[in-house]
RNA sequence: AAAGCAACGUGUUCUGUCGCUUCCGGUUGAAAAACAGGAAGAGGAAAGUCGGGGCAAUACAGGGCGCCAUACUUCCUAACGGGAAGGUUCCGCUGCCGGCGGAAACAGCAAGUGCCACAGAAAAUAACCGUCCCGCCACGGCGGGAUAAGGGUGAAAAUGUGGGGUAAGAGCCCACGGGCAUGGCUGGUAACAGUCAGGUCGGGUAAACCUUAUGGAUUGAAAGGCCAAAUAUACCGGAACGUACCGCUUAACCGCGGUACAAGGGGCUGCCCGCUCUUCCGGGGGGUAGGUCGUUUGAGCCUUGCAGUGAUGCAUGGCCUAGAUAAAUGACAGAAAUCCUGUAUUUGCAGGAUACAGAACCCCGCUUACAACGUUGUACGGCAC
Repeated sequence: AAAGCAACGUGUUCUGUCGCUUCCGGUUGAAAAACAGGAAGAGGAAAGUCGGGGCAAUACAGGGCGCCAUACUUCCUAACGGGAAGGUUCCGCUGCCGGCGGAAACAGCAAGUGCCACAGAAAAUAACCGUCCCGCCACGGCGGGAUAAGGGUGAAAAUGUGGGGUAAGAGCCCACGGGCAUGGCUGGUAACAGUCAGGUCGGGUAAACCUUAUGGAUUGAAAGGCCAAAUAUACCGGAACGUACCGCUUAACCGCGGUACAAGGGGCUGCCCGCUCUUCCGGGGGGUAGGUCGUUUGAGCCUUGCAGUGAUGCAUGGCCUAGAUAAAUGACAGAAAUCCUGUAUUUGCAGGAUACAGAACCCCGCUUACAACGUUGUACGGCAC
């Protein structure tokens, strides 16, 4: 070099014949419709339904609890658990530094509660071997006390090294280091980095319970509207038909209407409080169910320029690119393109193959699938010359 690996991009084209859907307008036709013509017609993931929104509905009105999600900093975006750049930690390459590439479920264990198997004396109030002191002794050792420097076990064993000291040792003392938290100064928008000071010293674990901070109403186009059509409540069960006040009428009561409370049902809402609508609620049974809007001009796409490390933003110019509703967007033939195999030596011939996969309100992300081709990195490498 190639291959591999990682990240990303493209992912078929043309002609002819016939056929389908939408729109445009033409001819015929009373209309329905028919005929001929023009334009357009399934993706990078349309998949998964994991996230975020637009839009629509729940009148008004919320508050608390619960539940769920996120978690280094700054920026981008309509927003996101997304993206860009940076910081910290870790891994790999490099003889070292520097540098390069990659990963992170990177708030908190100094709020609390748990857990760390086995091995080991002991996983945090520890002593198996060993060391030291005292006593005994049959010289094989035994008993008592001290110890945590040495050894063993383990993923991890009471902060490291050196010196002093001690019966032997130990931060017991000293010097120089290390970790953690705090404070000052310098640099940076910040996360942080460097440095100084004194304090302190078993560790790990939060996709362990938990704590802190931030955010979250629910539903989903079968949402939600409009027009049309039809209608039986004959039945069963249950609540209420109550209280107070006001008005009308009256000789007065009764009666009618209104307001408030109570009782029942509905909504906000998973629960509670609260608010609000309403007079019947539930079961069984019967009738009707056709059309239309939503429905595709958008946080839209493309080119160029400017700003920015970048994601991206701004400006100019251009484009309009499915709208079906049981669901159209195709079938056949030929050629091309790419790849593979064989053959030939000249850029040819023959044969074969061309992946994953089909819109259904729309958009932005994430994840998954993928024949073949290409870009960047690994690679200042490595091999050959």

Bacterial RNase P class A from a Bacteroidales bacterium, 385 nucleotides, folded computationally. Its mean pLDDT, the model's own confidence on a scale to 100, is 77. It matches the Rfam family "Bacterial RNase P class A". By type it is a ribozyme.